Predicted 3D model of a 78-nucleotide RNA (c-di-GMP-I riboswitch aptamer) from Candidatus Nitrotoga sp. M5. The prediction has a mean pLDDT of 84. It matches the Rfam family "c-di-GMP-I riboswitch aptamer". Rfam's curators write: GEMM was predicted in a large-scale screen for bacterial structured RNA regulatory elements.

[in-house]
RNA sequence: AGCUGAAAAAGGCAAACCCAUCGUGAGGUGAGGACGCAAAGCUUCCGGUCUUGGAAUAGAGAUAGCGGGGUUACCAGA
Numbered sequence: 001a002g003c004u005g006a007a008a009a010a011g012g013c014a015a016a017c018c019c020a021u022c023g024u025g026a027g028g029u030g031a032g033g034a035c036g037c038a039a040a041g042c043u044u045c046c047g048g049u050c051u052u053g054g055a056a057u058a059g060a061g062a063u064a065g066c067g068g069g070g071u072u073a074c075c076a077g078a
Stems, first nucleotide, its partner, number of pairs: 003077003012037002017032001019030004035065001041071003045068003048063005
């Protein structure tokens, strides 16, 4: 370097729900909260799903906690 995540430690993230706020919406952000997560870090490149839109298989978006790809990384193990 690559592989693996049984046990342990240091730490990390935060579903549902609630409040505030932004958005036509899917949803985003902040605070609380913890179902879970070894990439639940980052990235829409591919597929899926969803929203908006329309004459349309156009267009514009959302989802990285739907899967794959790309990329970076902590601890431990063999």